RNA sequence: ACAACCGAAGGGCAAACCACUCGCAAGAUUGGGACGCAAAGCGUUGAGUCCGCUCUAACAACAGAGCGGAUUGUCGCGCUGCCUAG
Numbered sequence: 001a002c003a004a005c006c007g008a009a010g011g012g013c014a015a016a017c018c019a020c021u022c023g024c025a026a027g028a029u030u031g032g033g034a035c036g037c038a039a040a041g042c043g044u045u046g047a048g049u050c051c052g053c054u055c056u057a058a059c060a061a062c063a064g065a066g067c068g069g070a071u072u073g074u075c076g077c078g079c080u081g082c083c084u085a086g
Base pairs, nucleotide, nucleotide: 004084012037013036017032018031019030021028022027035073041079042078043077045076046075047074048071049070050069051068052067053066054065055064056063
């Protein structure tokens, strides 16, 4: 230096739920709170899932297509990173 992440050390993040706020909604910010996480750091780049609108179809529901949005703690992918037993 590279790979890897067994153990230790220093630590880090923060699920559900609750409260305020924002949003048509999915959901998000902040605070509390910890289920868990070796990338649970960053990025919607490919998908999946969810929401909204339009069209087709249609009694309604369901379904299909397109557009916009959300989700990185759904997965893949890209970029970056702490320690160091072996």